[in-house]
Context: one part of a larger RNA
RNA sequence: GAUUGAAUGCUGGCGGCAUGGCUAAAACAUGCAAGUCGAACGUGCCCGCAAGGGCAAGUGGCGAAAGGGUCAGUAACGCGAUCGAACAUACCCCGAGGUGGAGGAUAGCGCUGGGAAACUGGCGGUAAGACUCCAUGUGCUCGCAAGAGGAAAGGUUUACCGCCUUGGGAGUGGCGAUCGUCCUAUCAGGUAGUUGGCGGGGUAAUAGCCCACCAAGCCUAAGACGGGUAGCGGGUGUGAGAGCACGGCCCGCGACAUCGGAACUGAGACACUGUCCGGACUCCUACGGGAGGCUGCAGUAACGAAUCUUCCGCAAUGGGCGCAAGCCUGACGGAGCAAUGCCGCGUGUGGGAUGAAGCAUCUCUGGUGUGUAAACCACUGUCAGGGGACGGAACCAAUGAUUGUCCCCAGAGGAAGUGGCGACUAACUCUGUGCCAGCAGUCGCGGUAAUACAGAGGCCACAAGCAUUAGUC
Repeated sequence: GAUUGAAUGCUGGCGGCAUGGCUAAAACAUGCAAGUCGAACGUGCCCGCAAGGGCAAGUGGCGAAAGGGUCAGUAACGCGAUCGAACAUACCCCGAGGUGGAGGAUAGCGCUGGGAAACUGGCGGUAAGACUCCAUGUGCUCGCAAGAGGAAAGGUUUACCGCCUUGGGAGUGGCGAUCGUCCUAUCAGGUAGUUGGCGGGGUAAUAGCCCACCAAGCCUAAGACGGGUAGCGGGUGUGAGAGCACGGCCCGCGACAUCGGAACUGAGACACUGUCCGGACUCCUACGGGAGGCUGCAGUAACGAAUCUUCCGCAAUGGGCGCAAGCCUGACGGAGCAAUGCCGCGUGUGGGAUGAAGCAUCUCUGGUGUGUAAACCACUGUCAGGGGACGGAACCAAUGAUUGUCCCCAGAGGAAGUGGCGACUAACUCUGUGCCAGCAGUCGCGGUAAUACAGAGGCCACAAGCAUUAGUC
């Protein structure tokens, strides 16, 4: 000098765009953050004379593996770059073929029990695109071949939407290899599923991934093994560069969801607002037993130098479901708070010397500085204030939470501070103090004439900020 997710002191007019729990991945009251489909299904209730319509719990389907948060762990199973072969894929796109027949249940419901509750038992009976069986069956699977195996579901507001098998595509995911990726030798040897083979199991698939047997290998001074620290990258700061430091916001990838473990369902999870078991903690209880998980958005308390509203809306963009209308969406779009940052604007403009008063100073009947500064005269109208219109909307029309743009009105009114003035370093005098009180980044000032302390006047610098502290180069 530049810079910061900053904090502190003093001060503070407006707008735009950003940013805002860096500490306790410690604990959380309350509300909301994932639903949707009646054009899959039976039923109940409501409106209606009817036709019909609406609402609802349940069965069923799709979604809930995304979106959102955080960085604890992780030094490699990660990330970055470049390659590879033994794989999977719901929804979407293109193509081929099919969609025949039969059956038994079960929730809801009715009756009746248990329990404080959470919840749960018995009997009866009912539907489906839920479930089961038979048939058929490809370019599908297995097999050298012969051959064997294996599917479906319908709806009614009917040129539609689905269902099954199969080939391809797109995109996504899983796996492997090489190179790169912080400090430490005051860590020198490490390793028995360890390294490889054969056979098997297992997986969507390769593989000691797992198992039996066989061999004795494998890594290591180009640092194995151990210890410490840490999410990684695109990038960010600085610097002429080389480099050094960093990884907050945004984007990609990874990991995690009170701590530890496990699987189920599913195209996909070993699943943040699913299930089960164990631990800690909190809450309810009729003491028998139950309930919970903000590292989602707000918010609380705690910690800390320190970080915001328990706001509005689905109008836009995107996502889920639905034929659609639409519903849901703390994603998102907006507003609120904070000078936290960057950028822009303003706090007036022109004239005006009785060089007013006051204050300060001196060579003191007076002069000098503040100073064209004020008063006074003439103007302007940015911002803030008041009123109105347009616009945002993509559309045939309708649809705006919030903001912006334009026009008009009034009127100098509502808007300047902070730090410094010994040298470095731009800017000087007076008074007080008297090695005291104090200052200080370094040198150093202060012991009676202090441009260095304190006050005042003046001046210098930057300016809605200015200084200080802390961090990086």
Predicted 3D model of a 473-nucleotide part of an RNA (small-subunit ribosomal RNA, 5' domain) from a Phycisphaerales bacterium.
The coordinates come from a structure-prediction model, not an experiment, and the mean pLDDT is 84.
NCBI's taxonomy places the organism under Bacteria, Pseudomonadati, Planctomycetota, Phycisphaerae, Phycisphaerales.